[in-house]
The part of an RNA shown here (large-subunit ribosomal RNA, domain VI) has 271 nucleotides and comes from a termite gut metagenome. The full RNA is in RNAcentral, with records from SILVA. It matches the Rfam family "Bacterial large subunit ribosomal RNA".
Context: one part of a larger RNA
RNA sequence: CGCGGGAUGGUUGAGAGGAGCUGUUUUUAGUACGAGAGGACCGAAAUGGACGAGCCUCUGGUGUGCCGGUUGUCCUGCCAAGGGCAAGCGCCGGGUAGCCACGCUCGGAAGGGAUAACCGCUGAAGGCAUCUAAGCGGGAAGCCCCCCUCAAGAUAAGCCAUCCCAGGGGGUUUGGCCCCCCUAAAGGCACCAGGGAGACUACCUGGUCGAUAGGUUGGAGGUCCAAGCGCGGCAACGCGUUCAGCCGACCAAUACUAAUCUGCCGUGAGG
Repeated sequence: CGCGGGAUGGUUGAGAGGAGCUGUUUUUAGUACGAGAGGACCGAAAUGGACGAGCCUCUGGUGUGCCGGUUGUCCUGCCAAGGGCAAGCGCCGGGUAGCCACGCUCGGAAGGGAUAACCGCUGAAGGCAUCUAAGCGGGAAGCCCCCCUCAAGAUAAGCCAUCCCAGGGGGUUUGGCCCCCCUAAAGGCACCAGGGAGACUACCUGGUCGAUAGGUUGGAGGUCCAAGCGCGGCAACGCGUUCAGCCGACCAAUACUAAUCUGCCGUGAGG
C1' cells in the first nucleotide's frame, strides 16, 4: 500500500514445513516343523538405544556479592564491630529464582484410501489354458490422508461475531475533484509503570474504575546460630541468650511511591 466504509476479536485451510529409526527380553511355545540337533511365522506384553520437542517436581550444574568461613594489607582515632583491595567474585564452603543436562515428561504409533513388485478371482480372443483383453480382490518402512507447526499478499486477498459513524454551504475542468463551517465515533498511536517478550523494533500486561513495577508486611527458600551482654578459660577460644541474625530474582497481601495531566490519528452510512 492492497484486500470497494471503518474497527476489535475469533475462525476456515489453498499451500508450506516438521515428524517417520530401531534393539533386546517375556509370552504364545520348547508349540508348528524336524530322525535329531535345533527351532519359528502370526499375535500379545515389557524394557532399552539413538534422535526430537517441552519442562524444572526430583537429581545435578551455574548462580559476579544471597549467607557463611578465612589469609595479607589499608582504612573507619583505638578495643570491638565493620568496609576496600588482592588481575576483573582475593581464596574457600554452600546456594533461591532464572538459564540448563547429567534430570523429568512426552513423541515416532494406530487407523483409512490408492498402489509397486508380487499373489489371486472370474474370463475370452484361442471350445483348452491364461491374474487381463472387459471386470473384480489382496498386497510395502514407500504415495495420499490421519499427527504437530505456520498459514487469506490464497491479489481467487475467504468466513463468523460484535462495535462505530444518520450535518450544512460554495466552487467546478463534472473527476473516485477542490474549498469553507460544523462534527471527530468505534478504535488506534504516542506517553508512562513493567514483563517467563525482547538486539532495536515487535509482542504481551497494566496505567488510579489500578496490584504494572518499587517499597512494606507475611510466607517459601538460602545460609547456619548475628551484634551486644553474661558465664567459663592465662589465652586462642568455647558456652548461653539463639532453629539466631542476615537475606537478589520466588508466592501472596497491601495504594505508601511511581504509572499524573494529556496530545495526535481515525470521520460523517460507504462503486